[in-house]
RNA sequence: UCCGAUAAAGGCAAACCUGCUGAAAGGCAGGGACGCAAAGCUGCGGGUCUAAGGCAUUAGCGUGCUAAGGCAGCCGGGCUGCCGAAG
Numbered sequence: 001u002c003c004g005a006u007a008a009a010g011g012c013a014a015a016c017c018u019g020c021u022g023a024a025a026g027g028c029a030g031g032g033a034c035g036c037a038a039a040g041c042u043g044c045g046g047g048u049c050u051a052a053g054g055c056a057u058u059a060g061c062g063u064g065c066u067a068a069g070g071c072a073g074c075c076g077g078g079c080u081g082c083c084g085a086a087g
């Protein structure tokens, strides 16, 4: 350095509930633990969610498309990091 133990010390916190916020996806805080060896950070690539606004369509209701808005606990990449069994 790779690697990841019925090791040790710890860490994070899904769903759900409550409050706040947002058009929404979602986010923040508290509670709560499904899980996670990076479930730390980062929207660089892929994927995916939403569609305020915009474009098209409709007599209208509505419908379709669209990210500069999200998801890092979807995958990959980049940066950083605890411990040290076996190999």
Base pairs, nucleotide, nucleotide: 002087003084004083011036012035016031017030018029019028020027021026034073040079041078042077044076045075046074047071048070049069053066054065055064056063057062